[in-house]
RNA sequence: UUUCGAGAAAGGCGAACCCUCCGAAAGGCGGUGACGCAAAGCCAUGGGUCUAAAGCUGUAGAUAAAGAACUGCCGGGCUACCGAA
Numbered sequence: 001u002u003u004c005g006a007g008a009a010a011g012g013c014g015a016a017c018c019c020u021c022c023g024a025a026a027g028g029c030g031g032u033g034a035c036g037c038a039a040a041g042c043c044a045u046g047g048g049u050c051u052a053a054a055g056c057u058g059u060a061g062a063u064a065a066a067g068a069a070c071u072g073c074c075g076g077g078c079u080a081c082c083g084a085a
Stems, first nucleotide, its partner, number of pairs: 004083002012037002018031002021028002035072001041078003045075003048070002057062001
């Protein structure tokens, strides 16, 4: 340095519920609170999932479709603390 991940050390992040705000919605910011996480740090890059206001189609009910959302869905890329085996 790379790989790896402890019955180690110092720490870190913060699920669900609830509250305010934003959003048509999915969901997001902040607060509370910790289910858990060795990348639960960053990137919508491949797939997947979720929503459908406007618009399209439709006699009606409604249908299909995002790149609007989810990196704590999986893969990928970039960066990173410690150092047992």